Annotation: Predicted 3D model of a 68-nucleotide RNA (Fluoride riboswitch aptamer (crcB RNA motif)) from a Nitrososphaerota archaeon. Taxonomically the source falls in Nitrososphaerota (Archaea, Thermoproteati). Of the family's consensus pairs, 100% are formed in the model. Its Rfam family is "Fluoride riboswitch aptamer (crcB RNA motif)". The literature on the family includes a 2012 paper in Nature by Ren et al., "Fluoride ion encapsulation by Mg2+ ions and phosphates in a fluoride riboswitch". The sequence was found by an Rfam model in a public genome assembly.
[in-house]
């Protein structure tokens, strides 16, 4: 001093908050949704569509019915 490995800690999982659990990733990282057409094969461009979660819980925004 380089790299590798472990531990701590931090990041991150397509719209937001707290809570619990998964799961990755170590800053050159993990991630940054789907479907159709065309053009392209060293991955573009235009249309169309679902969800506030990776999961569950609840709360806010939204959207839809119904009563008051």
């Nucleotide at each position: 001093u380089a790299a590798g490995c472990c531990g701590c800690a931090g990041g991150a999982g397509a719209u937001g908050a707290u809570g619990c659990u998964c799961u990755c990733c170590u800053c050159u990282a993990a991630c940054c949704g789907c479907c159709c057409c065309u053009a392209c094969a060293g991955g573009a461009g235009g249309g169309g569509c679902u969800g506030a979660u990776a999961g569950c819980a609840u709360c806010u925004a939204c959207u839809u019915u119904c009563u008051g």